The part of an RNA shown here (small-subunit ribosomal RNA, central domain) has 352 nucleotides and comes from an uncultured Bacillota bacterium.
Context: one part of a larger RNA
RNA sequence: CUGGGCGUAAAGAGCGCGUAGGCGGGCGCUUAAGUCAGGGGUGAAAACUGGCAGCUCAACUGCCAGCCUGCCUUUGAGACUGGGCGUCUUGAGGACAGGAGAGGAGAGCGGAAUUCCUAGUGUAGCGGUGAAAUGCGUAGAUAUUAGGAGGAACACCAGUGGCGAAAGGCGGCUCUCUGGCCUGUAACUGACGCUGAGGCGCGAAAGCGUGGGGAGCGAACGGGAUUAGAUACCCCCGGUAGUCCACGCCGUAAACGAUGGGUACUAGGUGUAGGAGGUAUCGACCCCUUCUGUGCCGUAGUUAACACAAUAAGUACCCCGCCUGGGGAGUACGGCCGCAAGGUUGAAACUC
Numbered sequence: 001c002u003g004g005g006c007g008u009a010a011a012g013a014g015c016g017c018g019u020a021g022g023c024g025g026g027c028g029c030u031u032a033a034g035u036c037a038g039g040g041g042u043g044a045a046a047a048c049u050g051g052c053a054g055c056u057c058a059a060c061u062g063c064c065a066g067c068c069u070g071c072c073u074u075u076g077a078g079a080c081u082g083g084g085c086g087u088c089u090u091g092a093g094g095a096c097a098g099g100a101g102a103g104g105a106g107a108g109c110g111g112a113a114u115u116c117c118u119a120g121u122g123u124a125g126c127g128g129u130g131a132a133a134u135g136c137g138u139a140g141a142u143a144u145u146a147g148g149a150g151g152a153a154c155a156c157c158a159g160u161g162g163c164g165a166a167a168g169g170c171g172g173c174u175c176u177c178u179g180g181c182c183u184g185u186a187a188c189u190g191a192c193g194c195u196g197a198g199g200c201g202c203g204a205a206a207g208c209g210u211g212g213g214g215a216g217c218g219a220a221c222g223g224g225a226u227u228a229g230a231u232a233c234c235c236c237c238g239g240u241a242g243u244c245c246a247c248g249c250c251g252u253a254a255a256c257g258a259u260g261g262g263u264a265c266u267a268g269g270u271g272u273a274g275g276a277g278g279u280a281u282c283g284a285c286c287c288c289u290u291c292u293g294u295g296c297c298g299u300a301g302u303u304a305a306c307a308c309a310a311u312a313a314g315u316a317c318c319c320c321g322c323c324u325g326g327g328g329a330g331u332a333c334g335g336c337c338g339c340a341a342g343g344u345u346g347a348a349a350c351u352c
Base pairs, nucleotide, nucleotide: 003324004323005322006321007306008305012320014202015201016200017199021195022194023193025088026087027086028085029084030083031082033081034080035077036076037075038074039073040072041071042070048066049065050064051063052062053061054060091192092189093188095185096184097183098182099181103178104177105176106175107174108173109172110154115149116148117147118146119145120144121143125136126135162170163169207249208248209247210246211245212244216243217242221238222237223236224235260319261318262317263316264315265314268297269296270295271294272293273292274291275290276289277288278287301308302307325352326351327350334345335344336343337342
C1' cells in the first nucleotide's frame, strides 16, 4: 500500500465558522468527458504460461500460440455519473403568528453570612481536637446589642429540569444591547445542500504581563501536634502568591457520552421539559394525537464481553480526523507559536 479498525483493547481533533476539494433531491430535453460495445494501429525482442520439437534425458535451446492487463484512433450506444438548458417542491432558507429559557455583554440595586473597626452590656475564659498544644484574652477577649467599613459568593426555589456548538460554561433582582432554539400556518425563493485538508475564531483550572482590589479561603512559608524520626500526608493556630476586577497573553485537561458531523430507515413501554391540535366539558383538570429536547427499561440486530438498542455501539450512504506490538517517548533534533512556563508538529538507535 491493499486491508481491517477507532465506547472500555492502539485509534474521534476540546469545540465551532468556513476556503479548496469530495459528495449531492424530482422530472424533461440535450451533449457524449467518464462508462459500455465493435473495428483499426501500437503495445520491440528476450522473459513468463501452454503445446510441439532439437541435443540419448534434463538443465539448455528452437518453433507456434497466448500474454503484454496499457495507450492512441475511429464508428456506435445513451441506462448510470459528469457538462449544458428548462422546470418542480419534498431538502435548505425564509415572511407572519405564538412560546420557553442560569444563552452572551454592560450598568445599577438587594438581603443573609464571614471578617475587621467604633461604642454599650458583661467577666474569665475563649478557641481548637481523637486527645492536646501553639494561638486569642484582665491593655477586657469569647458571648451579646447598636452603628459602620470592605470584599467575595448568591441559601430556599432547584428537578432525574432549562440554556449553550463546546468548555464541571451559565443560578439573587432590575434595566439596556444582543445571539440562537421550538411550535403553528403555509405566502415567498427554488437544490441555494452535507462535510470540510489548510485557515480563522472560541476555549475550565493553573500560570504569565501591567494596573487595581483583597472579606473568606489558601499552594509556599512559620508554628503546634502526630511519630522511633516526620524536612510529610491527615488534624490545629497563623499566613504570602493566588482566588476577585480591567486589559493583554497562555491554548492545555479523565476538554468524557473516554462514542466526529450529516441524512434516511428499523418493535414497543414508561417518566420529564417546552409547544401545537383534537375529544369531552359551562369552564379548568383529565384523556388522545403530534413535534422538539432530556432520562430509564426493552425487541430485533450488533458486540470479545460488558453492554448499545430511534439520543444506536442496529441497517446503509457521504465527508473529515485518527490507529497499525510494548518500552525508549509525546522524549531528542529541526520548524512554527509563546514574555516565560511551555505548547504544537514529532523521530531513531537500542531493547523485550
It matches the Rfam family "Bacterial small subunit ribosomal RNA".